[in-house]
RNA sequence: CAGGCCAGGCAGCCGCGCGGCCCUCGUGGUCGCGAGGAAAGUCCGGACACCGAAGGGCAGGGUGCUGGGUAACGCCCAGGCGGGGAAACCCGACGGAAAGUGCAACAGAAAGAACACCGCCCAAGCGACCGCUCGCGGUCGCCGGCAAGGGUGAAAAGGUGCGGUAAGAGCGCACCAGCGGCGCGGUGACGCGCCGGCUCGGCAAACCCCACCCGGUGCAACGCCAGACAGGGACGAUGACGCGGCCCGCCGAGUCCCGGGUAGGCGGCUCGAGCCCGGCGGCAACGCCGGGCCCAGAUGGAUGGCUGCCCACGACAGAAUCCGGCUUAUCGGCCUGCU
Numbered sequence: 001c002a003g004g005c006c007a008g009g010c011a012g013c014c015g016c017g018c019g020g021c022c023c024u025c026g027u028g029g030u031c032g033c034g035a036g037g038a039a040a041g042u043c044c045g046g047a048c049a050c051c052g053a054a055g056g057g058c059a060g061g062g063u064g065c066u067g068g069g070u071a072a073c074g075c076c077c078a079g080g081c082g083g084g085g086a087a088a089c090c091c092g093a094c095g096g097a098a099a100g101u102g103c104a105a106c107a108g109a110a111a112g113a114a115c116a117c118c119g120c121c122c123a124a125g126c127g128a129c130c131g132c133u134c135g136c137g138g139u140c141g142c143c144g145g146c147a148a149g150g151g152u153g154a155a156a157a158g159g160u161g162c163g164g165u166a167a168g169a170g171c172g173c174a175c176c177a178g179c180g181g182c183g184c185g186g187u188g189a190c191g192c193g194c195c196g197g198c199u200c201g202g203c204a205a206a207c208c209c210c211a212c213c214c215g216g217u218g219c220a221a222c223g224c225c226a227g228a229c230a231g232g233g234a235c236g237a238u239g240a241c242g243c244g245g246c247c248c249g250c251c252g253a254g255u256c257c258c259g260g261g262u263a264g265g266c267g268g269c270u271c272g273a274g275c276c277c278g279g280c281g282g283c284a285a286c287g288c289c290g291g292g293c294c295c296a297g298a299u300g301g302a303u304g305g306c307u308g309c310c311c312a313c314g315a316c317a318g319a320a321u322c323c324g325g326c327u328u329a330u331c332g333g334c335c336u337g338c339u
Stems, first nucleotide, its partner, number of pairs: 001337006008310007016034007023026001036316001040327002043325005048218004060214005065079005080094001081092004095209002100207002102203002117150002119146003125142008158176006177199001179196007222267004231258005242250002274293008311314001
C1' cells in the first nucleotide's frame, strides 16, 4: 500500500416472538430457530403486484474510453489513455469544439483567425544635427518594420537549439509536441513505424450534436372475508365483465368519476438471481456441475434482563415485500500478499 475476516467470550436463572410435537386442552409442557456489516440513507438497478400500452415518432429524463460479467444497473472485472506517487499502488462524467449558437470576471496593449504598454530595429522613404576625402558615414526624430525579451492573466496563436536578419519571425533546418495520410500489431479503446505540409486556442457537470437506455404507481402494491353507509353521474343490450381453447352457448352488469361509510381479520410473507464445501472453465468479475444445509417474519410490532468468572473492558447501529449495488457511520483486533 492492497485485499479478506471478527464485532466481547463462557456458565446459570428469568422473560419475549415464530414454528413443530405431546397432554390432563390450560394464561400448559417440551424441542428448534430468532438482526447487521452496515438491518441505515432511500441514491441507482431488478423481482413481484396492479393500472396503462399496436408499431413508430415528438416532448422529457438518464448514461457516456474499450472489451467482458450480470436478471439488471449509474455496479463489478480486465484493458487503454491522462494525472499523482520513490515504489507497491491510487484517482479520473474519459464521446464530439473544421455542424451551429454562446461564454471567458479581474488584470492586461490585446481574449479569437485579436494586439503593441515597456521594448528591439532604423534595411527602404522623409527630415534635423555633426563629420569630412563631397559623396558617403555617425547620432536622433518622423513614417515605418518586429513580436525575440519584459509585463498581465486560468489561458497570449507551438517548445528547445542552430542558422538567418536592420531587428525579428516555422523564414529555413534538426529533435520534441500536435495535425493529416499510409502501413503493421490488437476484437477494440489504442500502440508502434514511415511520410507530408509546417501550426490551425479553451469551455459541452453552457445550449447543442451523436450513440444507447427509460410507461406509471408501490406490499398502505394486490386478493379474500366480515362489518358500515346514501346515493348520484358518464360509457354500456350495436353485448361490457365472467365461465369457456374458439365458434355456438350460458349468465345478465360491469368499469370509471363524485358523494357517503369503514379502517377489524386472513392471505401476499419469505426457499431465495439463497448459504456452505468440492471439482471444472475463465487473467478476473463470473459461470457450469456434484454434494450438503434451512437461516427472523412481527402488526403496538419479539430478539431482552439479572448474577458469576475472564480479557485487550467492548464502536456504529437494529429487520417490516424481497434481492443486487453504491454511499455514509463504526472502539478495537486478526490474517494474507506486495513496496
A computed fold for a 339-nucleotide RNA from a soil metagenome, annotated as Bacterial RNase P class A.
It matches the Rfam family "Bacterial RNase P class A". The family's RNA type in Rfam is ribozyme.